About this RNA:
SAM riboswitch aptamer (S box leader) from a Calditrichota bacterium, 120 nucleotides, folded computationally. Taxonomically the source falls in Calditrichota (Bacteria, Pseudomonadati). The coordinates come from a structure-prediction model, not an experiment, and the mean pLDDT is 87. The sequence was found by an Rfam model in a public genome assembly.

Order: sequence, then structure tokens, then C1' cells
RNA sequence: CUCUCAUCGAGAAAGGUGGAGGGACUGGCCCUGUGAAGCCUUGGCAACCUAUCGCUGUGUGAAGUCCAGCGAUGUGGUGCCAAUUCCUGCCCCAACAGUUUGUUGCGGGAUAGAUGAGAG
Repeated sequence: CUCUCAUCGAGAAAGGUGGAGGGACUGGCCCUGUGAAGCCUUGGCAACCUAUCGCUGUGUGAAGUCCAGCGAUGUGGUGCCAAUUCCUGCCCCAACAGUUUGUUGCGGGAUAGAUGAGAG
């Protein structure tokens, strides 16, 4: 970098350093010298993978041996800690205006993106 699968309206920030940007991209709308990004330290959230334990199984096995599902803990590996992935983009649906377009919708789907696990 590419592919596959899962999830994305929940949750969780202080200090130091730094000195103007940041929220992926588009258009919006926001955050930011009452200090952006980046970096460091400490803390936290969460439960994707892992580990341990428990429960269930007319699964499996020589064996609670292995496997699957569910739950607990939070050991280890990531991730995350403004706003729904901040909203949006393409298609459809509903309502209203209107006449082939516009507005609205905690309506639906796709695309894109992010994170994890696996494969190349």
C1' cells in the first nucleotide's frame, strides 16, 4: 500500500514544552494567543486482540482436552480522551414550498474516512 471482516448518537484531560495553526478531503460550521499542531510526562476511557477466571453447549476429546457463545477482571498489544466519523458530498424515501428545483428530517442505503483483527 491492497484485500476481507467487525465497529463508529456511549465514554474519557491535566501539567510541561512549543508558538500558529487544527477539526482527513469538498462546502459549511466550529476550536484556537484565556495558547493550535507536534513532542514529553502523568492520568483516564474503552474492551478490538491477548491473558486469567466463571457460566452454557444432544460441540469435541483419553483428559475442563480443545473449540464456540456469553459474562467478569483489566495482565499484556493497539486505539481513543471538543462538537454523532462535528455536519455534508452520491442515490432513495417522507413532509413542506414549489415545478423538475429548493428546504427540512435522531429517515434509509452507498461512497469516503477512522480504529481493530486477519491475509497478501